This is a predicted structure of a 95-nucleotide RNA (Bacterial small signal recognition particle RNA) from a Phycisphaerae bacterium.
The organism belongs to Phycisphaerae, within Bacteria.
Rfam family: Bacterial small signal recognition particle RNA. About the family: The signal recognition particle (SRP) is a universally conserved ribonucleoprotein involved in the co-translational targeting of proteins to membranes. Gene Ontology terms of the family: signal recognition particle, plasma membrane targeting and SRP-dependent cotranslational protein targeting to membrane, signal sequence recognition.
It is recorded under the gene name ffs.
The model forms 96% of the base pairs in the Rfam consensus.
The prediction has a mean pLDDT of 77.

[in-house]
RNA sequence: GUCGGGCCGGGGCAGUGCGCCGGCUGGACAACGGGUCAGGAUCGGAAGGUAGCAGCCCACCCGACUUGGUCCACGUGCUUCGUCAACCCGGCUCC
Numbered sequence: 001g002u003c004g005g006g007c008c009g010g011g012g013c014a015g016u017g018c019g020c021c022g023g024c025u026g027g028a029c030a031a032c033g034g035g036u037c038a039g040g041a042u043c044g045g046a047a048g049g050u051a052g053c054a055g056c057c058c059a060c061c062c063g064a065c066u067u068g069g070u071c072c073a074c075g076u077g078c079u080u081c082g083u084c085a086a087c088c089c090g091g092c093u094c095c
Stems, first nucleotide, its partner, number of pairs: 001092006008082007015074003019070003022066002025063003033058004041050003
């Protein structure tokens, strides 16, 4: 001096973490949400009807888990594109 790599910047993928969504699950719920309403009550000559307690289910609330999805972040890894100088490492050449 030159080439390659690192350092630098952009993109992508992954990783990790918080949150949120979804899934699953546990708890609580006298009344104040919904549905179905045994029994009983009630209307009817009857067939049937009405309101509706308990129970059950759903919703809501709190928590756990999460193989999933997603936002954001990063002293993480890889990849790709770019790239002045300087700096670091390696190869080659010259003096």